[in-house]
RNA sequence: CAGCCGGAACGGGCAGUCGCUCCCGUCCCGCGAACGCCGGGUUCGCCCGGGCUGCGCGGGAGCGGGGGAGGAAAGUCCGAACUCCGCAGGGCAGUGUGCCGGAUAACGUCCGGGAGGGCGGCUUCAAGGUCGCUCGACGGAAAGUGCCACAGAAAACAUACCGCCACGGCCGCGAGGCCGGGGUAAGGGUGAAAAGGUGCGGUAAGAGCGCACCGCCCGUCCCAGCAAUGGGCGGGGCAGGGCAAACCCCACACGGAGCAAGACCAAAUAGGGGAGGAGUUCCGCAGCCAUGCGGGACCCGUGCCGGCCCGGCGCGGCAGAACUCCCGGGUAGGUCGCUGGAGCCCGCCAGUGAUGGCGGGCCAAGAGGAAUGACUGCCUCCCGGUUUCGGCCGGGAACAGAAUUCGGCUUACAGUUCCGGUUGCACU
RNA sequence: GCGGGAGUAGUUCAGCGGUAGAACGCCAGCUUCCCAAGCUGGAUGUCGCCGGUUCGAUCCCGGUCUCCCGCUCCA
Numbered sequence: 001c002a003g004c005c006g007g008a009a010c011g012g013g014c015a016g017u018c019g020c021u022c023c024c025g026u027c028c029c030g031c032g033a034a035c036g037c038c039g040g041g042u043u044c045g046c047c048c049g050g051g052c053u054g055c056g057c058g059g060g061a062g063c064g065g066g067g068g069a070g071g072a073a074a075g076u077c078c079g080a081a082c083u084c085c086g087c088a089g090g091g092c093a094g095u096g097u098g099c100c101g102g103a104u105a106a107c108g109u110c111c112g113g114g115a116g117g118g119c120g121g122c123u124u125c126a127a128g129g130u131c132g133c134u135c136g137a138c139g140g141a142a143a144g145u146g147c148c149a150c151a152g153a154a155a156a157c158a159u160a161c162c163g164c165c166a167c168g169g170c171c172g173c174g175a176g177g178c179c180g181g182g183g184u185a186a187g188g189g190u191g192a193a194a195a196g197g198u199g200c201g202g203u204a205a206g207a208g209c210g211c212a213c214c215g216c217c218c219g220u221c222c223c224a225g226c227a228a229u230g231g232g233c234g235g236g237g238c239a240g241g242g243c244a245a246a247c248c249c250c251a252c253a254c255g256g257a258g259c260a261a262g263a264c265c266a267a268a269u270a271g272g273g274g275a276g277g278a279g280u281u282c283c284g285c286a287g288c289c290a291u292g293c294g295g296g297a298c299c300c301g302u303g304c305c306g307g308c309c310c311g312g313c314g315c316g317g318c319a320g321a322a323c324u325c326c327c328g329g330g331u332a333g334g335u336c337g338c339u340g341g342a343g344c345c346c347g348c349c350a351g352u353g354a355u356g357g358c359g360g361g362c363c364a365a366g367a368g369g370a371a372u373g374a375c376u377g378c379c380u381c382c383c384g385g386u387u388u389c390g391g392c393c394g395g396g397a398a399c400a401g402a403a404u405u406c407g408g409c410u411u412a413c414a415g416u417u418c419c420g421g422u423u424g425c426a427c428u
Numbered sequence: 429g430c431g432g433g434a435g436u437a438g439u440u441c442a443g444c445g446g447u448a449g450a451a452c453g454c455c456a457g458c459u460u461c462c463c464a465a466g467c468u469g470g471a472u473g474u475c476g477c478c479g480g481u482u483c484g485a486u487c488c489c490g491g492u493c494u495c496c497c498g499c500u501c502c503a
Base pairs, nucleotide, nucleotide: 001424002423003422004421005420006419007418008417009416010415012379013378014377015376016375017374018373020068021067022066023065024064025063026062027060028059029058030057031056032055036052037050038049039048040047041046070399074410075409077408078407079406080405081404082258083257084256085255094254095253096252097251098250099113100112101111102110103109114138116135117134118133119132120131121130122129123128139249140248144247145246146243147242148241161188162187163184164183165182167180168179169178170177171176196214197213198212199211200210201209215238216236217235218234219233221232222231223230224229262336263335264334265333272327273326274325275324276323279298280297281296282295283294284293285292286291299317300316301315302314303313304312305311343362344361345360346359347358348357349356350355380397381396382395383394384393385392386391429499430498431497432496433495434494435493438452439451440450441449446483454470455469456468457467458466476492477491478490479489480488
């Protein structure tokens, strides 16, 4: 210097013009109104009356000032805060998590460690060991059930296709071949997987049959470690294939819904609840009667005609009617929840680290069919064309946009800068 | 904004972890003067995509994309 890997920070800048939204200030209007002001009274505590202003609430228009998207605001995959509903306690079911320790409000997140897998180097006949890099949802398969297609003799209470081996019989001069009942699991073959591995001995051939190394199992054992676990010692020839992101077992955790949660104010219309609430007679029709229907008169109640009386018009009169009054719930609409918080920045300290403690400084969107934008110029970077190598012209600059708020995870992302590791090349 | 569900042939849907099927549609042949109906035969899938678990994935798990549905209160 270049490439790769890991981590961190940023994610266009400046100026101008015109807009959007929220807040504050100023001005104007309306309403309310002091313990201030004025007048009067007074038992000297204060009281009464008046208008005005401070002040408060609401509205309006303009001006001035200030704030205004993200590292993921995304997916809505986890965990919480908050709110409402539910809840004596316990269990079942269901869902989730799953090596150990720590961090945290909590987590399936993060940090550190352990064991394991993969790749490469060294070593070994090999298995294995060791070093470096890297990866992962990593409890239990000797509790039970289930599955393991095809191939293969056999897929889990093991078995015998080709082989190998001695024995017996037959054939053959012989090499050897055939048959029989056996031995064997070394070799071949099948498969993703074949009942410890490698080597030596051993054997008729073989085999943990014996031995060495490695692996495995058991032990109230010893050492190190908080622990997972590691190392050692002793015993055992070795039993127990894989799958739990199959059911399941074990341990632990979990009540449900979600800001369209929920709370407050509350229109018109239509419902709901309560209280008040006034009749007699005549005619016609139907009918055996009771009674029903229709109409008239007077009376009564009530609404409207601004109030009262008269009058007029309308409605109703035994039905829990009309009408009047009162009360309550919800809707439209408005307000709150709504952003000062497990908050951000800097420094010091503790810790390997996640993180925590202390001190100082800061306030940085809060909309609601939903603002945060558009245009112009210059600069920066990239691409294409052109060039008299000075430039000029054209195009482009990612992923994406808050919606109750936080902590994570995952996914998308042009480009820039910094740090660490590693490889290669060049130079000293 | 919050919550739930589904992606399999051209369409609508099945599909105990072991070569993916049905109906309708499509194509060809037979039948008919021709068409329809009928009969016979045939073709058709990146199982939305990317990873993981497993010997093996449409199926199990994670991520992602697309589509669909529901959501004030009372009656």

Predicted 3D model of RNase P RNA and transfer RNA as a complex of 503 nucleotides. It holds a member of the Rfam family "Bacterial RNase P class A". It is annotated as a ribozyme. The coordinates come from a structure-prediction model, not an experiment, and the mean pLDDT is 75.